[in-house]
RNA sequence: GUCACGAACUGGCAACCUGCCGCGAGGCGGGGACGCAAAGUCACGGGUCUGUCACACAGGACAGACAGCCGGGCUGCCGAA
Numbered sequence: 001g002u003c004a005c006g007a008a009c010u011g012g013c014a015a016c017c018u019g020c021c022g023c024g025a026g027g028c029g030g031g032g033a034c035g036c037a038a039a040g041u042c043a044c045g046g047g048u049c050u051g052u053c054a055c056a057c058a059g060g061a062c063a064g065a066c067a068g069c070c071g072g073g074c075u076g077c078c079g080a081a
Base pairs, nucleotide, nucleotide: 005079006078012036013035016031017030018029019028020027021026034068040074041073042072044071045070046069047066048065049064050063051062052061053060
């Protein structure tokens, strides 16, 4: 130095509440911590959610959202056992 790992240290994110925006899922700001070693980033795969269409039912199509649902790609702080 690298990989693995996660004691400690420096910090980081933010459940939830709320104002605004949005048809909506949600997003941004403020407050505030349920939690998180990638709760950094990417919509690639699966999944969940929203809108529209279609449809007797089931099934489906299109457009979106979610990275704190799982997997995966890329990147990264610290350094005990």
Molecule: c-di-GMP-I riboswitch aptamer
Organism: Chloroflexota bacterium